[in-house]
RNA sequence: UUAUCGAAACGGCAAACCCGUCGUAAGGCGGGGUCGCAAAGCCACGGGUCCCUUUGGGAUAGCCGGGUUACCGAA
Numbered sequence: 001u002u003a004u005c006g007a008a009a010c011g012g013c014a015a016a017c018c019c020g021u022c023g024u025a026a027g028g029c030g031g032g033g034u035c036g037c038a039a040a041g042c043c044a045c046g047g048g049u050c051c052c053u054u055u056g057g058g059a060u061a062g063c064c065g066g067g068u069u070a071c072c073g074a075a
Stems, first nucleotide, its partner, number of pairs: 005073002012037002017032006035062001041068003045065003048060005
C1' cells in the first nucleotide's frame, strides 16, 4: 500500500408517517421526520416482487445475487 474484515473515531444516509408535487398506477421528487443501515453510494445484468395503456412497457438498488466507486484503520 492492497485484499479480507468491522472495534473505535470524524461524519453520512433516511423507513414508516405527514405536507406539497409529478405519474393511469406501482412509484418518483422536495420539505419535515428518524425505523434502521459499513456502502441504506451508483448500476435494472440475473432472480424475486409490484404496476399498467399488457405479444410489451414501467417500478423496486432500504428484496436477494452480481458489477463498480468510496471514508476510517483496531483485532
This is a predicted structure of a 75-nucleotide RNA (c-di-GMP-I riboswitch aptamer) from a bacterium. Its mean pLDDT, the model's own confidence on a scale to 100, is 88. Rfam family: c-di-GMP-I riboswitch aptamer. Rfam links the family to the GO term cyclic-di-GMP binding. It was read from a public genome assembly, where an Rfam model found it.